[in-house]
């Protein structure tokens, strides 16, 4: 001085419900809080899925979900 698995820490995000605000709607912004996350960082115009709504319509549009797959960047210390 590298690498690896393991534990444990600072730090980081925040699921449900609750209160107010948008919104037709699914959702979403801030707050309180903690179900969990090593990418629960980022991308919804690479792509798949879901979910709303418009139409007779399983096509085809709109609107959303990144805490479903996925892509793509990327992590601090001590035993």
């Nucleotide at each position: 001085u590298u690498u690896a698995u393991a534990u444990u820490u600072u730090g980081g995000c925040a699921a449900a419900a609750c209160a107010u605000g948008c919104g037709a709607a699914a959702g979403u912004a801030u707050g309180u809080u903690a179900c969990g996350c090593a990418a629960a960082g980022c991308u919804a115009u690479a792509g798949g899925g879901c979910c709303u709504u418009u139409u007779a319509a399983u096509a085809a549009g709109u609107g959303g979900c990144a805490g479903c797959c996925a892509g793509u960047u990327g992590c601090a210390a001590a035993u």

Model confidence (mean pLDDT): 78 of 100.
The RNA shown here (c-di-GMP-I riboswitch aptamer) has 79 nucleotides.
It matches the Rfam family "c-di-GMP-I riboswitch aptamer". Rfam links the family to the GO term cyclic-di-GMP binding.
The model forms 90% of the base pairs in the Rfam consensus.